[in-house]
RNA sequence: GGGUUUGAUCCUGGCUCAGGAUGAACGCUUGCGGCGCGCUUAAAACGUGCAAGUCGAACGGACCUCUUUUUCUUCGGAAGCUGAGGUUAGUGGCAGACGGGUGCGUAACACGUGGGUUACCUGCCCCGGAGUGGGGGAUAACUAUUCGAAAGGAUAGCUAAUACCGCAUAUUCUUGGUUCGCCAAGGAAAGUUCCGGCGCUCUGGGAGGGGCUCGCGGCCGAUUAGCUUGUUGGUGAGGUAAUGGCUCACCAAGGCGAUGAUCGGUAGCUGGUCUGAGAGGAUGAUCAGCCACACUGGCACUGAGACACGGGCCGGACUCCUACGGGAGGCAGCAGUUAGGAAUAUUGCGCAAUGGACGAAAGUCUGACGCAGCGACGCCGCGUGGGUGAUGAAGGCCUUCGGGUCGUAAAGCCCUUUUCUGGGGGAAGAGGAAGGACGGUACCCCAGGAAUAAGUCUCGGCUAACUACGUGCCAGCAGCCGCGGUAAAACGUAGGAGGCAAGCGUUAUCCGGAUUUACUGGGCGUAAAGCGCGUGCAGGUGGCUUUGUAAGUCGGACGUGAAAUCUCCCGGCUCAACUGGGAGGCGUCGUUCGAAACUGCGGGGCUUGAGGAUGGGAGAGGGAAGCGGAAUUCCCGGUGUAGCGGUGGAAUGCGCAGAUAUCGGGAGGAACACCAGUGGCGAAGGCGGCUUCCUGGCCCGUUCCUGACACUCAAGCGCGAAAGCGUGGGUAGCGAACGGGAUUAGAUACCCCGGUAGUCCACGCCGUAAACGAUGGAUGCUAGGUGUUGGGGGUGUUGACCCCCUCAGUGCCGAAGCUAACGCGAUAAGCAUCCCGCCUGGGGACUACGGCCGCAAGGCUAAAACUCAAAGGAAUUGACGGGGGCCCGCACAAGCAGCGGAGCGUGUGGUUUAAUUCGAUUCAACGCGCAGAACCUUACCUGGGUUUGACAUGCUUGGAUGCCCGCCUGGAAACAGGUUGGGCUGCCCUUCGGGGUGAAACUUGCACAGGUGCUGCAUGGCUGUCGUCAGCUCGUGUCGUGAGAUGUCGGGUUAAGUCCUUUAACGAGCGAAACCCUUGCCGUUAGUUGCCAGCGGGUCAUGCCGGGGACUCUAGCGGGACUGCCGGUGUUAAACCGGAGGAAGGUGGGGAUGACGUCAAGUCAUCAUGGCCUUUAUGCCCAGGGCCUCACACGUGCUACAAUGGCGGAUACAGAGCGAAGCAAGACCGCGAGGUGGAGCAAAUCGCAAAAAGUCCGCCCCAGUUCGGAUUGCAGGCUGUCAACUCGCCUGCAUGAAGGUGGAAUCGCUAGUAAUCGCGUAUCAGCUAUGACGCGGUGAAUGUGUUCCUGAGCCUUGUACACACCGCCCGUCAAGUGAUGGGAGUUGGGAGUACCCGAAGUCGGGUUGCCAACCUUUCGAGGGGGCGCCUGCCGACGGUAAGCCCGAUGACUGGCACUAAGUCGGAACAAGGUA
Repeated sequence: GGGUUUGAUCCUGGCUCAGGAUGAACGCUUGCGGCGCGCUUAAAACGUGCAAGUCGAACGGACCUCUUUUUCUUCGGAAGCUGAGGUUAGUGGCAGACGGGUGCGUAACACGUGGGUUACCUGCCCCGGAGUGGGGGAUAACUAUUCGAAAGGAUAGCUAAUACCGCAUAUUCUUGGUUCGCCAAGGAAAGUUCCGGCGCUCUGGGAGGGGCUCGCGGCCGAUUAGCUUGUUGGUGAGGUAAUGGCUCACCAAGGCGAUGAUCGGUAGCUGGUCUGAGAGGAUGAUCAGCCACACUGGCACUGAGACACGGGCCGGACUCCUACGGGAGGCAGCAGUUAGGAAUAUUGCGCAAUGGACGAAAGUCUGACGCAGCGACGCCGCGUGGGUGAUGAAGGCCUUCGGGUCGUAAAGCCCUUUUCUGGGGGAAGAGGAAGGACGGUACCCCAGGAAUAAGUCUCGGCUAACUACGUGCCAGCAGCCGCGGUAAAACGUAGGAGGCAAGCGUUAUCCGGAUUUACUGGGCGUAAAGCGCGUGCAGGUGGCUUUGUAAGUCGGACGUGAAAUCUCCCGGCUCAACUGGGAGGCGUCGUUCGAAACUGCGGGGCUUGAGGAUGGGAGAGGGAAGCGGAAUUCCCGGUGUAGCGGUGGAAUGCGCAGAUAUCGGGAGGAACACCAGUGGCGAAGGCGGCUUCCUGGCCCGUUCCUGACACUCAAGCGCGAAAGCGUGGGUAGCGAACGGGAUUAGAUACCCCGGUAGUCCACGCCGUAAACGAUGGAUGCUAGGUGUUGGGGGUGUUGACCCCCUCAGUGCCGAAGCUAACGCGAUAAGCAUCCCGCCUGGGGACUACGGCCGCAAGGCUAAAACUCAAAGGAAUUGACGGGGGCCCGCACAAGCAGCGGAGCGUGUGGUUUAAUUCGAUUCAACGCGCAGAACCUUACCUGGGUUUGACAUGCUUGGAUGCCCGCCUGGAAACAGGUUGGGCUGCCCUUCGGGGUGAAACUUGCACAGGUGCUGCAUGGCUGUCGUCAGCUCGUGUCGUGAGAUGUCGGGUUAAGUCCUUUAACGAGCGAAACCCUUGCCGUUAGUUGCCAGCGGGUCAUGCCGGGGACUCUAGCGGGACUGCCGGUGUUAAACCGGAGGAAGGUGGGGAUGACGUCAAGUCAUCAUGGCCUUUAUGCCCAGGGCCUCACACGUGCUACAAUGGCGGAUACAGAGCGAAGCAAGACCGCGAGGUGGAGCAAAUCGCAAAAAGUCCGCCCCAGUUCGGAUUGCAGGCUGUCAACUCGCCUGCAUGAAGGUGGAAUCGCUAGUAAUCGCGUAUCAGCUAUGACGCGGUGAAUGUGUUCCUGAGCCUUGUACACACCGCCCGUCAAGUGAUGGGAGUUGGGAGUACCCGAAGUCGGGUUGCCAACCUUUCGAGGGGGCGCCUGCCGACGGUAAGCCCGAUGACUGGCACUAAGUCGGAACAAGGUA
């Protein structure tokens, strides 16, 4: 810096990514070289070899070779002697304390850094001084004997030394004394030699090394707060190289600790390394310094040095050998093995170099080291070729089929040779001769030949790189967000692309990003975060001035800060990595000199901070006692009678035993109306009638006093609402629990009637609250305005009072500033200083365990596992609310007529069925698709048939056929088969005989057709709905960090975002309106098929005829209506109200017209269409059946229930349509449906056609009827290619069901409307039409309101909703999984305490055994000392006992978390329906 919480935004905040790094590991891959690195795990166990020896110039032997010489001789030689050389078991010396390994332990003077050591040591080495005299006794080896399996011994005898022991000497050294001159006592030695030396002893100094000690520095935990008896100090002694409780005796009672003792956990420390801008953080492989350790525990010996890796003793575990009696061993040296593990190499070469031990040296030894081997483990370097080459080859992939891309890539042509292969030469590393593991290596030369050499990861965003196919919430991916449910750039594969490259990815870990622990550099009103409040020790901080000091601070010099590493410069390997040289750098360090501003410290002074004195003031501040009235309840009495009470409505309850109501009296408890106020007081909790007493704090004024006395505050201490607890009182009202009544699906609630604790008092606990201003305390500074409380001052006024100034409180609004925003704003959340508290993602968890407190309830402190990719704050736009305001609509109300009841029609659900094809399902499915299901339709079922197909196009085969009308057989038909029949058969040429061709049709085969099969959630188109509702947006500007807002809000007005006005908005667009059609009035033009006033003619009659254009009408063009005019209201506006005129008046009526969008609304079965499925079937043909079922349920209709009616007779008035496979007049037949027949009419001409209600006359007389017509029977008619059984319509006669106006509920309609009456049309052979769409006739009632229901609009409010309330979301229960607490216990580990046992060993004591050196000796021995043995203290392991800590496990049990669709409710979010 990015991704990720949201519809979007800003903020907070976590998670996550890009970078660098690694002793790495894993996957795939691998050409070369250089330099490095390589058991991070089991400090697990180890076979084998090697890793520490050396010196013969310390010593005596032994053996071998040569030699001198003697004796013997079997002449081979043997034995002895002399000398030289070699080998070396032993004695002796030095070295095995270095080098090498590991990191167990250790939180410590272990390490780092800087000091101290007058408290010390130091072999070998260097420098200096002095000495090296003279004696003695042993003992390995060896020999002999002997024990043992072995390892190892035992006894006796011989021998040497630079081994050992006395003596002498003492420049000096040590100790004591001291008159400081010195004195006394004690203490050495080793020789060898080539005569140069090499050694040895004492002593002084040095160098280097070490011991001890001190200041400072560097881990976690307080859920470890107290620890300590050799503990702290002293005196003395012992011990040590040396200080010291290091050890012991005695004495004192100290010592450490909140600046974290003790305890627990973890850990070797450092130079450095990695990262980071730095500060930091992490780390401590390789290299280097220090420490610690060497199977485990203990111990000492030797030594200059060890408590000793390849030495010793003892205990233990383990392994091995054994003759069972006993023994041996220690790879955390180099290799190597096994084990563990994700994982880490050769049982290599060499001492040539460097270094080390020994030696005089030669030299020997050296798994230190130098090299090589293995491993891409890391860093660095090189290569896998270069140039040219377009028919853009082949091939792959994609494709819109044109092409694109891999791609100059390849091939081809021309070059080069790093590397490779072969051959030749060939180092440095070595100093003075020889001697090189590496190594025939590096390097050089020649030849050959593009030859031997590329992978890996990724391609949704972050993040660079995209297509195709496969798959279909499967398989899988995934670092985070997230992909996958049939079109996946996210899975798998391919092509292509991007990145890096002998590597590339992944995993793990660290730092970074993360300012996400914030010193640099964060926060705490609402996001996590101010302790409920005060007081207060320690601590931190501290006014003005002067002086001193120099701790902090600043500067200079010196010392030190090892080397390596790091930075810069220069150099060496061809470069680089690597490496050499020089310089720089590295500290909370030390010493010293200096400065004195600031801080500190010491002294002096000051008054402004703080406090005191004094004069006033306000107050529900606190405690105690007393008093008061109103009200409730109860008791008594009076009046009085049937109810009261309570609720949404009721009931429980009270009341005739007298309630409620009302009057009087009394009792008792609790609380104090009005005053009363964003008024007062208090630190907070909190405090409210009145009076008295006691008492705290605060404010103001005046001068005086003290002189920094201050601020804050971890602990500690105190106060602390309500509820609760204990003891004892009290109890009127209220009132958890509880009882009852209601409500409800339930109602353990809300409402009602009762009612116990409690509420009250006293004393004592508890110690928590949304204890809130969600805002710690103190001080200073930074515009104002306006209230209010308390005090003071000033001017004016007689005064009340007003105005002004000021101090202290308490509110509101606001400048700057701050803030994510909201907001805060002298009462800061502004600008600063000081101190305290607290926070670090959500959940788990205001939890568990532990501790402390509490009588209990519980409180305080306070985790982890696990889990999530968020959880949050503020604000925005919507949506929603059983929120609010305004407004509208047949939304309600007011009306009219219905529906819901009956019968029937029709549609749907359900049921049934072989099938009852499919779709439509709240409004917005249900007389819907269907404007016509007997066959057909038809998609369904049963059965029969068919396969290039019923239909399209192309190619192909055949060959001349093919088509139409007939006929025959089977059959239900389709179809299959046959036919002597009849007719027709293209184009070109033609001599009319024929020839050519093969079009159309047919046929064979192949592509393909076909599908009402699936997906309306892949789609187009079309449609419904909100809704003809008034809305939906844009440009520019402005405001806001931003989403967004403004405009579009407010005030009016409208049917309307219609218009006006105001206005940080100004304009504009889509909608509204208008434009269009129709209807209502008039004019004009035109009169046929329409009309007929006037004129003429004719008829029984009729515009019938001539004629006419006046009227009606027809249908074209115009006019007319615009709030235009008047009055009023209004803002002067828009507009509204009323009026005039007018056929019509405020949109005149009706229609068409449907904004941005919503419902994944409807339709794949109108059509079109992607994908999928099917292909002798899911296609096609046919017959029959079904879509018409029927216990039921619902929707929508028709007809009725009658008298505003029914029936009979008579009679009048429409409009709009339709008509040739048609409408059909007059006429005739039939009761009728209808039939016969056919004038006329492609229709302003003819027909359908009768309009009906109405009107007139008559009958019926309230009844299941002269209402009603269902149902059924009989007889007919019509349609139809066949056919009305399933399943058509109509007619006549007969039959005559239910039904007497319809429960809850519910629909339509505001005027030519409802209601009622008929007429027409589409579809159509006919019709189940009572449907749908139109037409006219007659023709109402009611409302002028907006409380309610419903829907919509605008503004506002709340929100945890945004898939938007059909939302969200909580808890129990049930299921699975995971981690975890408790748990009778069981079990393992750890540290400590007390006691028992007590190895080795040091130290102490004893000693009768044994003993060469010295002393004495009578020579027997004794002394001294040593060895051995015994014993005491200490003491490891082990044991016993009671507890403590940590882990594992445990029947059962507690909660927690997670898990598409379980159960019950409905707690929260809106007033969430009881805030």
About this RNA: The RNA shown here (small-subunit ribosomal RNA) has 1475 nucleotides and comes from a metagenome. It matches the Rfam family "Bacterial small subunit ribosomal RNA". Gene Ontology terms of the family: ribosome and structural constituent of ribosome. The sequence is in RNAcentral, with records from SILVA.